Predicted 3D model of a 1429-nucleotide RNA (small-subunit ribosomal RNA) from an uncultured bacterium. Its Rfam family is "Bacterial small subunit ribosomal RNA". Gene Ontology terms of the family: structural constituent of ribosome and ribosome. The coordinates come from a structure-prediction model, not an experiment, and the mean pLDDT is 84.
């Protein structure tokens, strides 16, 4: 795009068309074939009406020569209906019939004398339920049948002429035989006879006989087309053919008898499945492809089978017969029946119509004809099943009404849609009118022709009756916008997007995909698109689909080249000349049904539809010509193929032989404790003497060097030396053959290694096996043994990634360079070496080819022939069949069923127990820790009314939290609040409001009461409004540390301060991409430099900020003090030098020597210099990664809570619990130590709600107490370790200091839960800590102490500060992470990846299984109807 369609919602009219696709399953009722009385004999009744009459009837008449039946004729073999069988001469085309028939129907010849015997029907007996049957006696023909008659016809002899496919046919006259017939109607009297008129006659029509010809139907034969399976390869015994008969309309194994032994098959026989064919339909650009339903042609079939008879015609749909199967009556004895005719049932399905009208029309059957019959046929009726066509209004109409829905709330959509206002009238509706389809009937009239005829008759012309559809098409009137829109869709493909519900559920999907809290993909809603009396879904077929490729595809990695050869049969072939016409081309002739399609032109208003008239119908056959090319025939020729004849290489094959080196065993000799063997060992071998070494022998297999991208071979595959047989190859010459040629389904042979058979042989080596290691295990790698194999002969198998993953043959198409073999040339003494040349082995590249990768004269290039193979993936090279094998198994070779991918090839990251290069406290080297102990600290777990909440590997864990006794506070318990503890309005009421006091009540929130003070601003005369304030009530709202860091902003951590991340433009590449960013150096650095199809840019890196290190110049006070004074004292005068304080500058740039280096960058040494190659530290964090962390800092979408709240306020408890495990600290174990005295030396920083100084008091902790000081002035403050003496002596100690009494102390409302500290008592564990881990390369680690931020108050933490001050680094093997570069990938969620098999467990499916049952089928065998002979 179709569709004979079905199903879902929906449904206004007509026209024209179609409607059981399934069960050819079964079938109630009625109708589908009858006619003719002009072939025949017989003849009712109802009814009406006359007479008779015993009133019971009887009888003529009409009815009526009517119905029914009967004999006879034609007809029923057509028309109508199915599509079961059939793979065939059925069917389609084109032929043949010299091998036939043909009723009626047209034409034409001839003819139609004479005779006889029956029966049906009636009537009448008998049987039988019926259905029917049989008997008797009567009768008719166009029924039967005898005889006569034969033009012609057939048949049998026998001649002759034509034709001829040479088998025969046709004509022609001859003799001999064979068989005919029917009458009917109507009509007149010309001739005969009675003579009104009728019979013979005669005449017309109609039948009838025999010929002959036509038309139209048919029968057989026949060439060519006409589904699948080769997993069907052999089939066949009337079967091939031949003689005789038979038999047929007719050939014919069509029967039959007898001889022969054929016949058919790979161009596919037999077998099997499935199916009517055709014109045509549907789709297609066409070629094809799939159907074959209505219409049309032609077969076949008519309950299943089987068979005649009747006839012109049947082996008969609505005939008979015989069987079956079913159905039905039945008196049980017997009957009767076929809707795949038209309606209808029932039954099957998804599905498929009325138990209608009428013969008007067209046709058909009978009749002479009226006519009769006609479920053919015309109509009519259901069904939107198609097709077409028309309608459901049309204008005007903006306050863009309402309502919806949506929102950024402004609005915007629906939508000019409505609504109003002005028209119009198809359709339906009402009423009127009103056709076509109809003529050539009859009968009738008029002319003509036939006739003896004015009859009849036929024709022609007038005139003539009849419509189911149906009062239908059509016209017209009338009133009225009134009675007529749905379906699907809206993620992409694909026209059309919100909102809401939902929350991987519910559901959707044609594919690909949506749905896990913001779904343009699922429901609903608004809109919108698309098509409309329909709209979607489902089926099926075609196209898309070049995805079976003629047209028009491909086999190197994507599916595909046979493993390799000889070589049949096919296919295709080299130059030439004649001819001949197979294939090819021109040209007529015939046929190709109609319809159908396509053109035109006409008909229904128009379209579908229908009518005319062209064109087509690619095809077949005749037939005439053509002669290039193919084919054939004859003949030539040589370049193709091959022969010779000279040369040459070579692991080519095969059998004999020989040979040396190795191992292995023996047997001898030396000689003495190990050998042997791995990563490192063990089994193992050896004092019975091994390994090692010497000589001597046996024995098997294998041939080092040479050796090679070297050679031969068809492939497999071949390697020591000689011999002998034999294949191929190349070159050189140009003497023979004269296309002898390629390829090659089948066939045949070859065909590694392992395997099998028999039977040798068996040194090594080695599957299985043994044992030793290894390892969690180790049926493996690895060691020691060791059998079958491996080797020989003779036979099997027949497969390999038998790979160049490339099929053989020829031809053409640039090179270069390398090797092997010949050969020619120039040159030489010569070998080389140079040129050119022919065969082969390789390497590298140009056109071109390729999806790239790559191939490129050895093709995957360009062409030719011919062969073999592919058609998604898994099932599966499996199953079953069939061949082959001993066997192992090999060839051949599916489908159910699953899946949406499976594959190449290249890119880009990512990984790698791949490679290269290089970093980093990453290892090493070193110093000090953690892991063990107590204690803090935080975290899991646990427990709890809570023990709020969040952080979880590095990158959570002394983290958020720079400080949980209340607060904090989120969490538990309980007690109270409700417009709320804080915001904005608005509406109503009511008051000022503020300040402040003081009581009860209770836990307090809070509440009820109280004192005191005060009394807001404009307008306005007042009353009143009117702002602000403020209590109440109400309403719009607030509040939420409720959930969602997977819905975000911000902010952060981490890779990583690692060197990278990217762009423009160019070029390259079909693209993803790639160059640049690769390479050489070099650096911290993608830092610079050189190269380079790059060439430049940005975002890092660096440098520019801060700080510290030297210098100078400026500043001198509350700092500083050299000189001068002076004091206890920088105390004071002084000074401006120095320190210092903080402002400006200076200094460093690989700038300078010198040596390396690519005359580069850059390193390596110096020198100056406070500093040297980034001087040292901070801050500064690229594109991005990790759905990383924070909705509990903060904003924030979206949900969720809102009066017994997830909001507020309050007490009080909880975050501090504790059997345990973890992380990060803090004291520690002591002597480089503790501890007592004494003594020095910082630097940063804070302080007025503060720091606090003298002095007193107390052992302290701290009070008391006031001076100073808003700070270089004054205070914290004492640094501390160091230094100097003294005890201590190795111990659980004078180490450690938990832990626990007792006493105080501060802070603060409060110190029990839960605070620090202070003094005296007490003195736990703990002796340097497994495995395992951590942090640090210099002012660093390690120590040692001081500050400050949070804070009332509380740090062993955290942020800063100085002091004292090391050790070590050989190097980059390793472990951890980065970087770059390159390889491999089956990864891309990127190895924590992807992925394999078993088991368990449940389901799905398909198969096995004792059997069981149906259908079908083969081969044997047994009875054998009706029937024809």
């Nucleotide at each position: 795009a179709a569709c004979g369609a079905a199903c879902g919602c929906u449904g206004g009219c007509g026209g024209c068309g179609c409607g059981c696709u399934u069960a050819a399953c079964a079938c109630a009722u009625g109708c589908a074939a009858g006619u003719c009385g002009c072939a025949c004999g017989a003849g009712a009744a109802a009814a009406u009406u006359c007479c008779c009459u015993u009133c019971g009837g009887g009888g003529g008449a009409u009815g009526a020569g009517u119905a029914a039946a009967g004999u006879g004729g034609c007809g029923c073999a057509c028309g109508g209906g199915u599509u079961a069988g059939u793979a065939a001469c059925a069917c389609g085309u084109g032929g043949a019939u010299a091998a036939c028939c043909u009723a009626c129907c047209u034409c034409u010849g001839g003819g139609c004398g004479g005779g006889g015997c029956a029966u049906a029907a009636c009537c009448u007996g008998u049987c039988g339920a019926a259905a029917g049957a049989c008997g008797g006696a009567c009768u008719a023909a166009u029924a039967c049948u005898c005889c006569a008659u034969a033009a012609g016809a057939c048949c049998a002899c026998a001649g002759a002429a034509u034709c001829u496919u040479c088998g025969g046919a046709u004509u022609c006259a001859g003799c001999g035989g064979u068989a005919a017939a029917a009458g009917g109607u109507g009509g007149c009297c010309u001739c005969u006879a009675u003579u009104u008129a009728u019979a013979a006659g005669c005449u017309a029509c109609c039948a009838c006989c025999u010929g002959a010809a036509g038309a139209g139907g048919g029968g057989u034969c026949u060439g060519c087309g006409u589904a699948c399976c080769a997993u069907u390869a052999g089939c066949u015994u009337g079967u091939u053919g031949g003689u005789g008969g038979g038999g047929u309309a007719a050939c014919g194994g069509c029967c039959u008898a007898c001889c022969a032994a054929g016949g058919c098959u790979a161009a596919g026989a037999u077998g099997g499945u499935u199916a009517g064919c055709u014109g045509g339909u549907c789709u297609g650009a066409g070629a094809g492809g799939a159907c074959g339903g209505u219409c049309a042609g032609c077969a076949a079939c008519a309950c299943u089978g089987g068979a005649a008879c009747u006839g012109a015609g049947a082996c008969a749909c609505g005939g008979u017969c015989c069987a079956g199967a079913c159905u039905c009556c039945u008196a049980c004895g017997g009957g009767a029946g076929g809707c795949a005719g038209c309606a209808g049932u029932g039954g099957g399905g998804a599905a498929u119509a009325u138990u209608g009208g009428g013969c008007a029309a067209u046709g058909g059957g009978c009749g002479a004809a009226a006519g009769c019959c006609u479920g053919a046929u015309c109509c009519a009726g259901c069904g939107a099943c198609g097709c077409c066509g028309c309608g459901u209004g049309g204008g005007u109409g903006a306050u863009g009404a309402a309502g919806g829905c949506c929102u950024u709330c402004g609005g915007g959509u629906u939508g000019u849609a409505a609504a109003g206002c002005c028209c119009u009238g198809u359709c339906a509706g009402a009423g009127g009118g009103a056709a076509a389809g109809a003529a050539u009937a009859a009968c009738g009239g008029u002319g003509a022709c036939c006739u003896a005829a004015c009859a009849c008759g036929u024709c022609a012309c007038c005139a003539g009756a009849u419509g189911a559809c149906g009062g239908u098409a059509c016209c017209u009137u009338c009133a009225a916008a009134g009675g007529a829109a749905g379906c699907a869709c809206c993620g992409g493909c694909u026209a059309a997007c919100u909102c809401u519900g939902u929350g991987c559920c519910a559901g959707c999907a044609g594919c690909c995909g949506c749905g896990g809290u913001a779904a343009g993909a699922c429901a609903g809603a608004g809109g919108g698109u698309g098509c409309a009396a329909g709209c979607g879904u489902u089926g099926u077929u075609c196209g898309g689909a070049a995805u079976c490729a003629c047209u028009g595809g491909g086999c190197g990695u994507a599916a595909a080249g046979g493993g390799c050869g000889u070589g049949u049969a096919g296919g295709c072939g080299g130059u030439u000349u004649a001819g001949u016409a197979u294939g090819u081309c021109c040209g007529a002739u015939g046929u190709g049904a109609a319809a159908u399609c396509c053109c035109u032109c006409g008909g229904c208003u128009c379209a579908a539809c229908c009518g005319g008239g062209g064109a087509a119908c690619g095809g077949c056959a005749u037939u005439g010509g053509a002669a290039a090319c193919u084919a054939c025939u004859a003949g030539a020729c040589u370049c193709g193929a091959g022969u010779g004849c000279g040369a040459g290489a070579g692991a080519g094959g095969a059998u004999g032989g020989c040979g040396g080196a190795a191992u292995u065993c023996c047997u001898a000799g030396u000689g003495u404790a190990g050998a042997g063997g791995u990563g490192a060992a063990a089994u193992u071998c050896g004092u019975a003497g091994a390994u090692a070494c010497u000589a001597g022998g046996a024995g098997g297999a294998a041939c080092a060097c040479c050796g090679g991208a070297g050679g031969c071979g068809a492939a497999g595959g071949c390697g020591g030396c000689c011999a002998u047989c034999u294949g191929g190859c190349u070159c050189g010459c140009a003497a023979c053959u004269g296309a002898c040629g390629c390829u090659g389904a089948g066939a045949c042979g070859c065909g590694a290694c392992a395997g099998c058979g028999u039977g040798g042989g068996g040194a090594g080596c080695a599957a299985a096996c043994a044992g030793g290691a290894u390892u969690a295990g180790a049926u493996a790698c690895c060691c020691u043994g060791g059998u079958a194999g491996u080797c020989c002969a003779c036979g099997c198998c027949g497969u390999a990634a038998a790979c160049g993953a490339u099929g053989a043959u020829c031809a053409c198409u640039a090179g270069a360079u390398g090797u092997u073999g010949g050969a020619a040339g120039u040159a030489u003494u010569g070998a080389c070496c140079c040129u050119u040349u022919c065969a082969g082995c390789g390497u590298c590249g140009c056109a071109g080819c390729u999806a790239a990768c790559g191939c490129a004269u050895u093709a995957a290039g360009u062409g030719a022939u011919c062969c073999g193979c592919c058609u998604g993936g898994g099932g599966a090279g499996u199953a079953c069949g069939g061949c082959c094998g001993c066997a192992a198994g090999g060839c051949u070779a599916a489908a159910a069923c699953u899946c949406a991918a499976a594959g190449g090839a290249a890119u880009u990251g990512a990984c790698g127990g791949g490679g290269g290069c290089c970093c980093g406290c990453a290892c090493a080297a070193g110093c000090g820790g953690u892991g063990g102990a107590g204690u803090a600290u935080g975290u899991g777990g646990u427990u709890u009314a809570a023990u709020u909440c969040g952080a979880c590997g590095c990158a959570a864990c002394g983290c958020g939290a720079a400080g949980a006794a209340c607060c904090u506070u989120a969490c538990c318990u309980g007690g109270c609040c409700u417009a709320g503890a804080a915001a904005u309005c608005a509406a109503c009421u009511g008051g000022a409001c503020g300040a402040u006091u003081u009581a009860c009540a209770g836990a307090g929130a809070u509440g009820u009461a109280u004192u005191u003070c005060u009394u807001u601003c404009c307008c306005g005369c007042a009353a009143g409004g009117g702002a602000a304030c403020u209590g109440g009530u109400u309403g719009a709202c607030a509040g939420g540390u409720g959930c969602u860091g997977c819905a975000u902003g911000g902010c952060u951590g981490u890779c990583g301060u690692c060197a990278g991340c990217u762009c423009g433009u160019g070029u390259c590449g079909u693209g993803a991409g790639a160059u640049g960013u690769u390479g050489g150096g070099u650096u911290a650095a993608g830092u610079c430099c050189c190269g380079c199809a790059a060439c430049g840019a940005g975002c890092g890196c660096a440098a520019c900020c801060c700080u510290u290190g030297u210098c100078u110049c400026c500043u001198g006070u509350u700092g500083c003090c050299a000189u001068c004074a002076u004091u206890a004292a920088g105390u004071u005068g002084g000074g401006a030098a120095c320190u210092c304080u903080g402002g400006a500058g200076a200094g460093a740039c690989u700038g300078c020597c010198g040596g390396u280096g690519u005359c580069a960058a850059a390193c390596c040494g110096g020198a100056g210099g406070a500093a040297g190659g980034u001087g040292g530290g901070g801050a500064u964090g690229a594109c991005g990664u990790c759905a990383a962390g924070u909705c509990c800092u903060c904003a924030u979408g979206g949900c969720c809570c809102u009066u017994g709240a997830u909001g507020g306020c309050c007490a009080g408890g909880g975050c501090u619990a504790c059997a345990c495990a973890c992380g990060u600290a803090c004291u520690a174990c002591a002597a480089u130590g503790g501890u007592c005295g004494g003594u020095a030396c910082a630097a940063a920083g804070c302080g007025c709600u503060g720091c606090c100084a003298a002095c007193c008091c107390g052992u302290g902790a701290g009070g008391g107490g006031g001076a100073g000081c808003u700070a270089a002035u004054c205070g914290c403050a004492a640094a501390a370790a160091g230094c100097c003496g003294g005890c201590c002596u190795c111990a659980g100690u004078u180490c450690g200091g938990a832990u626990u009494g007792a006493a105080g102390g501060c802070u603060g409302c409060a110190a029990u839960u839960c605070g620090c500290c202070u003094u005296c008592a007490u003195g736990a564990a703990g002796g340097u800590g497994g495995a395992a881990u951590c942090g640090c390369u210099a002012g660093u680690a390690a120590u040692c102490g001081c500050g400050g931020a949070u804070c009332a108050g509380c740090a062993a933490g955290c942020c800063g500060c100085g002091g004292u001050g090391a050790a070590u680094a050989c190097g980059u093997u390793c472990c951890c992470g980065g970087g770059c570069c390159u390889u491999g990938u089956a990864c891309a969620c990127a190895c924590c990846g992807c992925c394999c098999g078993u088991c368990a467990c449940a389901c799905c499916a398909c198969g096995a299984a004792a059997g069981u049952a149906g259908a079908u089928u083969g081969g044997a065998c047994c009875a054998g109807a009706a029937g024809u002979c």